RNA sequence: AGUCGGUUGGGUGAUCGCGGCUGGGCAUAUUGUCUGGCCGAGGAAAGUCCGCACUCCGUAGAGCACGGUGCCGGCUAACAGCCGGGCGGGGUGACCCGACGGAAUAGUGCCACAGAGAGGCAUAUUGCCACCUGAUGGGUUUUACCUGUCAGGCGGCGAGGGUGAAACGGUGGUGUAAGAGACCACCGGCGGUGGCAGUAAUGUCACCGGCCGGGCAAACCCCACCGGGAGCAAGGCCAAGCAGGGCGGAUGGAGUGACUCGCUCCGCCUGACGCCCGGGUAGGCUGCACGAGGCCGGUAGCAAUACCGGUCCCAGAGAGAUGAUCACCGCCUGCGGCGUGAGCCCAAGUUUUGGGCUGUACAAAGUGGGAACAGAAUGCGGCUUAUAGACUGACU
RNA sequence: GGGCCGUUAGCUCAAUUGGCAGAGCAAGGGACUCUUAAUCCCUAGGUUGGAGGUUCGAUUCCUCCACGGCUCACCA
Numbered sequence: 001a002g003u004c005g006g007u008u009g010g011g012u013g014a015u016c017g018c019g020g021c022u023g024g025g026c027a028u029a030u031u032g033u034c035u036g037g038c039c040g041a042g043g044a045a046a047g048u049c050c051g052c053a054c055u056c057c058g059u060a061g062a063g064c065a066c067g068g069u070g071c072c073g074g075c076u077a078a079c080a081g082c083c084g085g086g087c088g089g090g091g092u093g094a095c096c097c098g099a100c101g102g103a104a105u106a107g108u109g110c111c112a113c114a115g116a117g118a119g120g121c122a123u124a125u126u127g128c129c130a131c132c133u134g135a136u137g138g139g140u141u142u143u144a145c146c147u148g149u150c151a152g153g154c155g156g157c158g159a160g161g162g163u164g165a166a167a168c169g170g171u172g173g174u175g176u177a178a179g180a181g182a183c184c185a186c187c188g189g190c191g192g193u194g195g196c197a198g199u200a201a202u203g204u205c206a207c208c209g210g211c212c213g214g215g216c217a218a219a220c221c222c223c224a225c226c227g228g229g230a231g232c233a234a235g236g237c238c239a240a241g242c243a244g245g246g247c248g249g250a251u252g253g254a255g256u257g258a259c260u261c262g263c264u265c266c267g268c269c270u271g272a273c274g275c276c277c278g279g280g281u282a283g284g285c286u287g288c289a290c291g292a293g294g295c296c297g298g299u300a301g302c303a304a305u306a307c308c309g310g311u312c313c314c315a316g317a318g319a320g321a322u323g324a325u326c327a328c329c330g331c332c333u334g335c336g337g338c339g340u341g342a343g344c345c346c347a348a349g350u351u352u353u354g355g356g357c358u359g360u361a362c363a364a365a366g367u368g369g370g371a372a373c374a375g376a377a378u379g380c381g382g383c384u385u386a387u388a389g390a391c392u393g394a395c396u
Numbered sequence: 397g398g399g400c401c402g403u404u405a406g407c408u409c410a411a412u413u414g415g416c417a418g419a420g421c422a423a424g425g426g427a428c429u430c431u432u433a434a435u436c437c438c439u440a441g442g443u444u445g446g447a448g449g450u451u452c453g454a455u456u457c458c459u460c461c462a463c464g465g466c467u468c469a470c471c472a
Stems, first nucleotide, its partner, number of pairs: 001396008010329007018040010042373001046384002049382005054231004061261003066227005071085005086100001087098004101222002107220002109216003126160001127157003131153010169187006188212002190209008235286004244277005252266005293312008331370005339362003342358007397471002399466005406421004415452001423439005445461005
């Protein structure tokens, strides 16, 4: 200079106040009043992004869909989380990042503009080349032969130039009219088969195939696995209260996310249910805090984690408590400079002493300022986001 | 508390297999008119709420934030 973690998120006391639980005294219409004791926000309580517990719906079945996850193994109640490993990429390195299944054999779709051609065993108007026709030049040993230029036609080619984010391997040779994996050698990639290592992902070695046909699946999709829905305003109990009316209504309505079937319940004119008008309540208790709980130690494991032993009880409001003021201490910082060093100079002097100076280091007394993000609402495990500072470990 | 939506020009809204972000009103200028209005023509105005990712390419697909809305008429 940097990389990766871990811990913490001021402390003590006083006064006034707030919420819950609980003890005592007094009065008494089991309510009021007085007075004690104990407890009282967070690492994220947040976002509500995942996963569960719990509760209800009718135990929630089949098909078809829909949604999610996606290398491998392990952990877990479960997960999109965590741990270990593999592969790919970045960094000199510690280390970091990765939605990391399938694109040649299941198929479809898209690839704007530019470009000849954008995905099909495709592509030609630039270019290279042969042949034919026509025009026109040059040369020579001149009734013939050689050679060039231009235009057109027909054909071969996909190497060169060029376009683009992306153009169908690379280098050298053979070959050819010109060329090209057309063929050959080497290199690279892909695929297959077999051996070895590994639980596996995968790695490695040997052989074979000219196979060299791009990208996108955070496009549809395919494969594997998972998922019934709704949410504590779920739900249960108690209390209080009013007023019904109109229209529609039957192989109907409700629920199972939608659809089809199935199932269950309500109902078919004494009419479920839907819409409209009107009316009432919006109170109490519970769910609700002993839990996948915190701390300490041990054992197994690389680790996540599991097990065992000990110990502790740790907020429960309901318009929503956890606050305000003061003092002291601790932390950071400004002023301040008692002093202590360092350097230089001078004098005495001999291994020191004294004095002076400084864009110098540390720094007492005193005095002023500062301290983040934020805040429970059924609970828990994660992820993500916000966060002043302080302490600390390992490594480059 | 839970749940569900939205954010594009000054305002109201469009934009689909991802391919140059547009319309109406408003604003500015011009024409017509004696003048104004109306009408016609022209013009400017965009970090598509922010950041990151996938992709050649993002308003669109994915993730994380910010802000706003729905309040006995989203849920008692």